[in-house]
RNA sequence: GGGCCGUUGGCGCAGUUGGCUAGCGCGCGUCGUUGACAUCGACGAGGUCACAAGUUCAAGUCUUGUACGGCCCA
Numbered sequence: 001g002g003g004c005c006g007u008u009g010g011c012g013c014a015g016u017u018g019g020c021u022a023g024c025g026c027g028c029g030u031c032g033u034u035g036a037c038a039u040c041g042a043c044g045a046g047g048u049c050a051c052a053a054g055u056u057c058a059a060g061u062c063u064u065g066u067a068c069g070g071c072c073c074a
Base pairs, nucleotide, nucleotide: 001073002072003071004070005069006068007067010026011025012024013023019057028044029043030042031041032040050066051065052064053063054062
């Protein structure tokens, strides 16, 4: 230098053929239960989907560029 894949709450991941409010597990907070802790149950906070631009009535999803990480080739 070229090719492919990935980037979504603190962590690990889903997200279909573009469609209305972006979910799951763990973790975190409050409450209940306990003599207390753990377990368990209920409720809740936390994301603007790596960044920018484009297409569209509508983009996490499609297109382009950039950044970062991984793998392969030279």
Molecule: transfer RNA
Organism: Phycisphaerales bacterium